[in-house]
Formats: sequence, structure tokens, C1' cells
RNA sequence: ACGCCUAUAGCUCAACCGGCUAGAGCGCCGCCCUCACAUGGCGGAGGUUGCUGGUUCGACCCCAGCUUGGCGUA
Repeated sequence: ACGCCUAUAGCUCAACCGGCUAGAGCGCCGCCCUCACAUGGCGGAGGUUGCUGGUUCGACCCCAGCUUGGCGUA
């Protein structure tokens, strides 16, 4: 330099080749339990879906550019 893959909650990951309000586990907070902690039970908060633009009635999903990380070729 070129090609491919990846980017979604604090972390690890879903979201069926465009359609209802983007979810789960762990973590975090509150309550119950306990003398207390842990375990366990119940509830809750937390997201500009990497960035910018485009297509569409409608985009995590499609298109273009850029960025991050990884792999390959030279």
C1' cells in the first nucleotide's frame, strides 16, 4: 500500500438476509434476609448501536467516506 473481518450498556455478547418500545449474563444501586458479610430472593438505573453523510414511509441491519482493533498478501 491492497484485501478481509470487527466496533451495540462498565465488561462479555444477542438482536432471525429493513418493521412493534434495542435485550441477556456478569457488574452497579436499593429493598428483603443476617449481629454483620457472603449466598439467595425482589426491584431499579445505565445505550447519540465507533463518527459523518446518504438510501428508505421506516436503518444495529443497506450504500459511501473516515476512525479503532485484528488477520492476510506484497
Annotation
A computed fold for a 74-nucleotide RNA from a Tepidisphaeraceae bacterium, annotated as transfer RNA. The organism belongs to Tepidisphaeraceae, within Bacteria. RNAcentral holds the sequence, with entries from ENA. The coordinates come from a structure-prediction model, not an experiment, and the mean pLDDT is 81. It matches the Rfam family "tRNA". The family's RNA type in Rfam is transfer RNA. About the family: Transfer RNA (tRNA) molecules are approximately 80 nucleotides in length.